[in-house]
Molecule: transfer RNA
Organism: Sphaerochaeta sp.
RNA sequence: GGACGAGUAGCUCAGUGGGAGAGCAUCGCUUUCACACGGCGGGGGUCGUUGGUUCAAUCCCAAUCUCGUCCA
Numbered sequence: 001g002g003a004c005g006a007g008u009a010g011c012u013c014a015g016u017g018g019g020a021g022a023g024c025a026u027c028g029c030u031u032u033c034a035c036a037c038g039g040c041g042g043g044g045g046u047c048g049u050u051g052g053u054u055c056a057a058u059c060c061c062a063a064u065c066u067c068g069u070c071c072a
Base pairs, nucleotide, nucleotide: 001071002070003069004068005067006066007065010024011023012022013021018055026042027041028040029039030038048064049063050062051061052060
C1' cells in the first nucleotide's frame, strides 16, 4: 500500500427499511434475625463519525476513524 471483517447500554451480543432489544451488571422494593439465592420493578443508548438515497435508515450507498485477519 491492497482485500476482507468488526464497531449497537458498564460488559458479552441480537436486531437485513417503520416498536432500539436480550443476558449479565447497577439501583429500588420484596423475602431473611442478617447475608446470599429467588421474585417484582426502574434507570442507563448522539446504534464509531460525516454526508447521501428514501415519506421513513442500526439496516442501503460513499467517505473517514479505530481494531482484527490475510496479501504484498